[in-house]
RNA sequence: CUGUUUCAUCGCCAACCCCGUUGCGAAACGGGUACGGAAAACUGCGGGUCUCUGCGGAGAUGGCCGGGUUGCCUUU
Numbered sequence: 001c002u003g004u005u006u007c008a009u010c011g012c013c014a015a016c017c018c019c020g021u022u023g024c025g026a027a028a029c030g031g032g033u034a035c036g037g038a039a040a041a042c043u044g045c046g047g048g049u050c051u052c053u054g055c056g057g058a059g060a061u062g063g064c065c066g067g068g069u070u071g072c073c074u075u076u
Stems, first nucleotide, its partner, number of pairs: 012037002017032006035063001041069003045066003048061005
């Protein structure tokens, strides 16, 4: 330095739900709240699921799975 695994510390993110806003919609954003996460950081590249459509296609989901990129701490 890289990979895997594990321990600990202080922390980190934040599901469902509620309120407000945006969007035709899936859903997203902000605040509250924590189910969980050790990359629950980023990325629509592949698959899945979902939405819209003039059925050509366009979009959403990274906390559905995989891939890619990057990062923090301690111990084995």
Notes
Predicted 3D model of a 76-nucleotide RNA (c-di-GMP-I riboswitch aptamer) from Chitinilyticum litopenaei DSM 21440. The coordinates come from a structure-prediction model, not an experiment, and the mean pLDDT is 83. NCBI's taxonomy places the organism under Bacteria, Pseudomonadota, Betaproteobacteria, Chitinibacteraceae, Chitinilyticum litopenaei. It was read from a public genome assembly, where an Rfam model found it.